[in-house]
The RNA shown here (transfer RNA) has 74 nucleotides and comes from Streptomyces sp. V4I2.
It matches the Rfam family "tRNA". By type it is a transfer RNA.
Its mean pLDDT, the model's own confidence on a scale to 100, is 82.
């Protein structure tokens, strides 16, 4: 050039059939302890769901361009 997977939180990753985003781990606060780790607990904090457009009453989920990583084939 071609096809093909990923792309969601400060990291790993769910989120499969379209109904409106979550977990572990990390922060942050409580508790415990002399103290510090570690455990325990939290209506905690942190998302334009890779960018731009469509399609629907609704899109992380459908459809199309394009980007950035992979692997494959040429």
């Nucleotide at each position: 050039g071609g096809u093909g997977c990923u792309g969601u939180a400060g990291c790993u990753c769910a989120g499969u059939u379209g109904g409106a985003a979550g977990a572990g781990c990390g922060c942050g606060g409580a508790u415990c302890u002399u103290a510090u780790a570690a455990g325990u607990c939290c209506u905690g904090a942190g998302g334009u769901c890779g960018u731009g457009g469509g399609u629907u009453c609704g899109a992380g989920u459908c459809c199309c361009a394009c980007c950035a990583g992979c692997a494959c084939c040429a």
Overview
NCBI's taxonomy places the organism under Bacteria, Bacillati, Actinomycetota, Kitasatosporales, Streptomyces.